[in-house]
Molecule: transfer RNA
Organism: Nitrososphaerota archaeon
RNA sequence: GGACCGUUAGUCUAGUUGGCUAGGACGUUGCCUUCACACGGCAAAGAUCACCGGUUCAAAUCCGGUACGGUCCACCA
Repeated sequence: GGACCGUUAGUCUAGUUGGCUAGGACGUUGCCUUCACACGGCAAAGAUCACCGGUUCAAAUCCGGUACGGUCCACCA
């Protein structure tokens, strides 16, 4: 230098042939339970889907670029 893959709440992850309320687990917070803690039950908050731009009536999803991480190939003295 070239090719390909990945990036979604604090963490892990589903969805990626456009229209979902962006779902789940753990964690967090509140309430119940307990003398108290733990366990358990109920509820809530938390993601502008890495960033910038484009296409479209409509983008996590398609296209281009950038950043970070990974795999492979090439070059070099």